[in-house]
Predicted 3D model of a 696-nucleotide part of an RNA (large-subunit ribosomal RNA, domain II) from a Saprospiraceae bacterium. Model confidence (mean pLDDT): 81 of 100. RNAcentral holds the full RNA, with entries from ENA.
Context: one part of a larger RNA
RNA sequence: GCCUACGAGUUACUCCUCACUAGCAAGUAUAAGCACUUCAGGUGCGAAAGCGAAGCGAAAGCGAGUCUGAAUAGGGCGACCAUAGCUAGUGGGGGUAGACGCGAAACCUGGUGAUCUACCCAUGGGCAGGUUGAAGUCUCGAUAAUCUCGAGAUGGAGGACCGAACCGGUAAACGUUGAAAAGUUUUCGGAUGACCUGUGGGUAGGGGUGAAAGGCUAAUCAAACCAGGAGAUAGCUCGUACUCCCCGAAAUGCAUUUAGGUGCAGCGUUGGAUUGCGAGUCAUGGAGGUAGAGCUACCAAUAGGGCUAGGGGGCUUCACCGCCUACCAACCCCUAAUGAACUCCGAAUGCCAUGACUUGACACCAGCAGUGAGGCAGUGGGUGCUAAGGUCCAUUGCCGAGAGGGAAACAACCCAGACCAUCAGCUAAGGUCCCAAAGUAUAAAUUAAGUUGCAUUAACGAGGUGGGAAUGCUAAGACAGCUAGGAUGUUGGCUUGGAAGCAGCCAUCCAUUUAAAGAGUGCGUAACAGCUCACUAGUCGAGCGUUCCUGCGCGAAAAAUAAUCGGGCAUCAAAUUUAUCACCGAAGCUAUGGAUUGACUUCCGAUUUAUCGGAAUCAGUGGUAGGGGAGCAUUCCAGUUGCACAGAAGUCGUACUGUAAGGUAUGGUGGAGCGACUGGAAAAGCAAAUGUAGGC
Repeated sequence: GCCUACGAGUUACUCCUCACUAGCAAGUAUAAGCACUUCAGGUGCGAAAGCGAAGCGAAAGCGAGUCUGAAUAGGGCGACCAUAGCUAGUGGGGGUAGACGCGAAACCUGGUGAUCUACCCAUGGGCAGGUUGAAGUCUCGAUAAUCUCGAGAUGGAGGACCGAACCGGUAAACGUUGAAAAGUUUUCGGAUGACCUGUGGGUAGGGGUGAAAGGCUAAUCAAACCAGGAGAUAGCUCGUACUCCCCGAAAUGCAUUUAGGUGCAGCGUUGGAUUGCGAGUCAUGGAGGUAGAGCUACCAAUAGGGCUAGGGGGCUUCACCGCCUACCAACCCCUAAUGAACUCCGAAUGCCAUGACUUGACACCAGCAGUGAGGCAGUGGGUGCUAAGGUCCAUUGCCGAGAGGGAAACAACCCAGACCAUCAGCUAAGGUCCCAAAGUAUAAAUUAAGUUGCAUUAACGAGGUGGGAAUGCUAAGACAGCUAGGAUGUUGGCUUGGAAGCAGCCAUCCAUUUAAAGAGUGCGUAACAGCUCACUAGUCGAGCGUUCCUGCGCGAAAAAUAAUCGGGCAUCAAAUUUAUCACCGAAGCUAUGGAUUGACUUCCGAUUUAUCGGAAUCAGUGGUAGGGGAGCAUUCCAGUUGCACAGAAGUCGUACUGUAAGGUAUGGUGGAGCGACUGGAAAAGCAAAUGUAGGC
């Protein structure tokens, strides 16, 4: 991992509540007990208690009233208009119990352990060999000395030294489904000691023991193990088993020792009762201060100017006056420009009410829920950086719980809501060269950037190119090119070392000669010179400039195969723009057939006369949590009725059949039991629980 078997809403209660069914009904109904019998879910008797038929008060108590009160008042709770309960069965939900199943870590009670290990007690045992050479003693020497000192000998001390056994476990490698649930090899520490060790004994679980590591206490230790309380508790995780049909959520508000739980409300479902009403559209009438707008209409805030109080500064003066001011500045005036917490104003929507029309469902009561982690997109906002696939609100849609088509792929975007079948048709979004269904469609343009074809369409830049508008010059010859001229007073005046068109200042609308030529456009010189331009003539011979608006493009443009539409291809687009027609394209719509649900619709039939069955019509039939309904299968029981050695169940095939769970027939195998119908009762359905056991 697979297979087989097992494996989870059960059972109890004179408990509560609701629905359905049955009996009786202002009542219902017996309990214990007794009697009878066909011995059973039996029948009869039994009317105590209970529930209901009356309430109010704390109570005595009174009673359609009562309590409060002084009250005959007022008020509270009742009564009325009338009124249904009780018992039993089944089912839904709740309560109490382990209460759908499995699962803690822990807590408590009583025991078992010191054959492991820690420490202690008693009694035994062990330590090759080598080294060092303490005290003491002796001898000799020095000495007065048997003191003392020195030397030698002797001696054999030591938590002494080296190193086996023994004890340990430093480092590394190996081992790591091991040879081993802690080892092996090499290396290393102690090795007469606080040494090692045999045997016997002692200390026990909040206790022991500990040269102390929370160590050890039988491979278990921040509280051992075994049994029990015990099915501890688990707002947590996981799992929870056949089918079909109808409806179908929520991820919000308030509260919470509350935040991943729960209560109430909201939203779902089922039943009831009722028409009280809901929804949509239109009309009419309302409330309101948002968007916008505005501000000499307030409040707050801002810039420039004017006028001019007040202040600062300066001048003047003995002082008072007075004067000036590119300073600050109120009010006022002009201009400009602001505001979520400003408003002289002010929508659209939305909301409320009334009416009309359309529609059929809404509110109400009762049973049963689930949800109370939401997410993305558009829009209006807060927060953040007008960051986030961020976060918090509002509102709409979708996903959640939604399949199908499109967007290459892609919960949420676009189209569109899947009852089933069909080798039928029409469309939506999106497409029509090929992959790949449908136009290499038609007409007219644009783009040359592979722009299109990720994003940034940034500022800014540019004789890219198409369209439009305005305006100027032009056969009296424009624009561009070429040829020639571009002069004189004069080196204008000033300045300056110099300044001659060309450092700077002034003048430059000076004058002259001219076809034309600035007291000079740029380069250049120390200053001149020189080159050039404006301007003019000639040549040439037809359009040439300037400005603005606009379409499509270009640069700006920097990241690692990979945005080169998904690919190839396409420039005579299959790119872009405009117009037109055709076609393709979905589970949409239509067609045909079928199934099923609902209806205060219609018809027919049946009988139990208020139900069932059939048909028609109309409207439906995506679906998680969840509510409701109808069934299939398994085991056992009762009644009825069958099959089977002329072959039961089981099992392996085959065929047929039902919307499904499933069913039927038949062949092989098998070798003794098994069905059908109507009821009843459950150890009543497995793919999951790191499920349990066995097998492979």